[in-house]
RNA sequence: CGGGAUCGCCGGCCGUGCGGGUGCAGUUAUGUCGGCACGGCGGGAGGAAAGUCCGAGCUCCGUAGAGUGCGAUGCCGGGUAACACCCGGUGGCGGGAACGCCGAGGAAAGUGCAACAGAAAACAAACCGCCUGGCUCAACGUUCAAGGCGUCGCCAGGUAAGGGUGAAACGGUGGGGUAAGAGCCCACCGCGUCGACGGCAACGCCGACGGCAUGGCAAACCCCAUUGGGAGCAAGGUCGAAUAGGCAGGCGUAGCGGUCGAGAGGCCGUCGGAGGGUGACUCGCCCGAGCCUGCGGGUUGGCUGCUAGAGGGGGUCGGUAACGGCUCUCCUAGAGGAAUGAUCCCGACCGCAUAUGCGGCGACGGAUAUGCGGAACAGAACUCGGCUUA
Repeated sequence: CGGGAUCGCCGGCCGUGCGGGUGCAGUUAUGUCGGCACGGCGGGAGGAAAGUCCGAGCUCCGUAGAGUGCGAUGCCGGGUAACACCCGGUGGCGGGAACGCCGAGGAAAGUGCAACAGAAAACAAACCGCCUGGCUCAACGUUCAAGGCGUCGCCAGGUAAGGGUGAAACGGUGGGGUAAGAGCCCACCGCGUCGACGGCAACGCCGACGGCAUGGCAAACCCCAUUGGGAGCAAGGUCGAAUAGGCAGGCGUAGCGGUCGAGAGGCCGUCGGAGGGUGACUCGCCCGAGCCUGCGGGUUGGCUGCUAGAGGGGGUCGGUAACGGCUCUCCUAGAGGAAUGAUCCCGACCGCAUAUGCGGCGACGGAUAUGCGGAACAGAACUCGGCUUA
């Protein structure tokens, strides 16, 4: 883990019996609802039920209107009810490869950050060095001698190829050229612009032109594009019941017109108006005569929502795939402090030990029997599609 037996738990359907009290119907007899007992039939957790991170179905709220703000997403195409998910592709990174990973728009709109080291960290710059010219016997060597030559030292100029620092230093490699160097020039690579071809596209590839370009971080603020009402089953509906129609503080209820009426007052219209209208603010819109704030009290009850679904399975067709169409078939928990368990028997799986036999040169392999042990993570609570974790 599978099968069987006995007892037990939850709910559904059916049958029988009881059915006081209460509810409904009835003139009465009685019927019926809820309830209890017995019996029968069949049903009873997951692939994650976890997290509550996304998306929805469903329910309620007349700001579901506009703007600001705040948030989410971020290459292209497709799937889906939808998604931050899934599939395919493009680009990048890692790897020898299979393959794996990517929070993948913009750094020339602006702001900001990069410790220390280093000359210098963005439209910068010379620490060591290299080259040219000059000066000087201070020191050494050389020369018959001569700052004449060489080394060293100092000054001026040129330089960013070499070395150093760093995670990163204003393209890379090679060659030419130069006093020494530098895209200074050339080839290839890289970069930019334009064009042809392929692709729905992201993009790829080829060619031409140009010595050329403006480093990194936006999982920094920001910009751009798309997008977003809110709250949630403790939503909501309904029945019953109870209380303190409590106390305190504050704001407001104006007017006008018509009509009925003896009057009090009523009705209609207009207008003002405290306050309210399910994220924040502003505007708009709607309701509006009683509201707002604080303290305190009552109700912690029953029924429903609550399980037939964007449902499961088989076949077939389309599609690279995710997935979709057609067809057949199935019903698979609805608890309400929270059910599905216990015992026994038989068999199966895995591991170890012992014994016996077989195969093998051996290492070992496999079979039978006996004994011992093991069998993960973990439990619905309106439902579903994902993601993440064990």

A computed fold for a 390-nucleotide RNA from an uncultured delta proteobacterium, annotated as Bacterial RNase P class A. Its Rfam family is "Bacterial RNase P class A". Rfam describes the family as follows. Ribonuclease P (RNase P) is a ubiquitous endoribonuclease, found in archaea, bacteria and eukarya as well as chloroplasts and mitochondria. The sequence was found by an Rfam model in a public genome assembly.